[in-house]
Parts: sequence; structure tokens; C1' cells
RNA sequence: GCCGGCGUAGCUCAGGGGUAGAGCAAAGGAUUCAUAAGCCUUGGGUCGGCCGUUCGAAUCGGCCCGCCGGUA
Repeated sequence: GCCGGCGUAGCUCAGGGGUAGAGCAAAGGAUUCAUAAGCCUUGGGUCGGCCGUUCGAAUCGGCCCGCCGGUA
């Protein structure tokens, strides 16, 4: 250089056109003499950036950025 994959919550990931979720972590509550575990509740996201397509884009297309792998 070329080819492919990935980028979504603090972390690991799902969601592949109809207004974003899980687990863990965090905060609060209840329980306990107290702590832990388990239980209940809550917060947390301009979905890597820009442009386009569309009534509507995390999702489709183009370009760019970053990470990983392959190849000469």
C1' cells in the first nucleotide's frame, strides 16, 4: 500500500430502518447486633466524526479518524 473486522453507558457486549438495552460496576433502600452475599429501586449514552439517502438512521451509502487481524 491492499483486503477484512470492529468503534453503542465507567467496563464487557447486544440491538442491522420506527426514537437504545443487558450483565458487571456505581448510588440509594430493605434485611442484620454489624459486615458480606443475595433481594428491591435509581442514575448514567449527542450510538467515533462529517456529509448523503429516507417521512424517519445506532442501523443503509460515501469520506475521514482510531484499534485489531491478514497479505506482498
The RNA shown here (transfer RNA) has 72 nucleotides and comes from a marine sediment metagenome. RNAcentral holds the sequence, with entries from MGnify. Rfam family: tRNA. The family's RNA type in Rfam is transfer RNA.